[in-house]
Context: one part of a larger RNA
RNA sequence: CGUAGGAGAUUUGAGGAGAGCUGUCCCUAGUACGAGAGGACCGGGACGGACGAACCUCUAGUGUGUGAGUUGUCGUGCCAACGGCACUGCUCAUUAGCCACGUUCGGAAGGGAUAAGCGCUGAAGGCAUAUAAGCGCGAAGCUCGCUCCAAGAUGAGAUCUCCCACAGGGUCGACCUGGUAAGGCCCCCGGCUAGACGACCGGGUUGAUAGGCCGGAAGUGGAAGCACAGCAAUGUGUGGAGCUGACCGGUACUAAUAGGCCGAGGA
Numbered sequence: 001c002g003u004a005g006g007a008g009a010u011u012u013g014a015g016g017a018g019a020g021c022u023g024u025c026c027c028u029a030g031u032a033c034g035a036g037a038g039g040a041c042c043g044g045g046a047c048g049g050a051c052g053a054a055c056c057u058c059u060a061g062u063g064u065g066u067g068a069g070u071u072g073u074c075g076u077g078c079c080a081a082c083g084g085c086a087c088u089g090c091u092c093a094u095u096a097g098c099c100a101c102g103u104u105c106g107g108a109a110g111g112g113a114u115a116a117g118c119g120c121u122g123a124a125g126g127c128a129u130a131u132a133a134g135c136g137c138g139a140a141g142c143u144c145g146c147u148c149c150a151a152g153a154u155g156a157g158a159u160c161u162c163c164c165a166c167a168g169g170g171u172c173g174a175c176c177u178g179g180u181a182a183g184g185c186c187c188c189c190g191g192c193u194a195g196a197c198g199a200c201c202g203g204g205u206u207g208a209u210a211g212g213c214c215g216g217a218a219g220u221g222g223a224a225g226c227a228c229a230g231c232a233a234u235g236u237g238u239g240g241a242g243c244u245g246a247c248c249g250g251u252a253c254u255a256a257u258a259g260g261c262c263g264a265g266g267a
Base pairs, nucleotide, nucleotide: 001152005163006162007161008160009159010158011157015149016148017147018146021049022048023047024046025045026044027043033038051106052105053104054103055102059100061098062097066093067092068091069090070089071086072085073084074083075082076081110144111143112142117137118136119135120134164266166178167177168176169175183262184261185260186259187204188203189202190201191200209255210254211253212251213250214249215248216247218244219243220242225238226237227236228235229234
């Protein structure tokens, strides 16, 4: 820009993309078959490999400052307690998130038309012949079926709901201009349903959108101070203490204020 008014939702599916793999064992059955050795079709079940998708309950990894320990040095006047730097100084543990080495699921079943192949009926050609007319069966392949995208499918589809048939100009028809309606956007607060930026999603005081605060979960692992024991290092008590990023709830304290723009009149 188009989809012959302007919007907000929900959809149909032309078309396209993806997926499509396979092994071992058991039962049927030591049956059919076979002198024996051996050993099935058909049908049913169990467990795997590779591949793929989703997810984080478990297991594992990460977790650059969540907790603790600790070395050197500098600083806060000193002790104590803290802070900075040294690869995150080093080390241990670890929430959320992200993940595989983890978990769950998938390939199908089934329908249709067929290939090679196997047939029925059957003439030309009194026989024969699956073929010439006609009719069946038959593949991991084709098609539908499963998952995803999809009306720019210009062949531009469908359904529901909302807004109204304005004002001025015009050779009055197209058209031009203007403020609006439904609605949309800008702007702002955010996103662990999204993301390079746009976009998408949530929210904007008629508000729990983010931060703060409060409570909880979870992590670390016993804070500082004081007291006691010990010459001291240190230990014990107060006390599962203190501290705590992302997690779960609550609460308007802070910030989403105020405002601006666009947007039909139906050939």
Background:
A computed fold for a 267-nucleotide part of an RNA from an Actinomycetes bacterium, annotated as large-subunit ribosomal RNA, domain VI. The RNAcentral record of the full RNA draws on ENA. Rfam family: Bacterial large subunit ribosomal RNA. Rfam links the family to the GO terms structural constituent of ribosome and ribosome.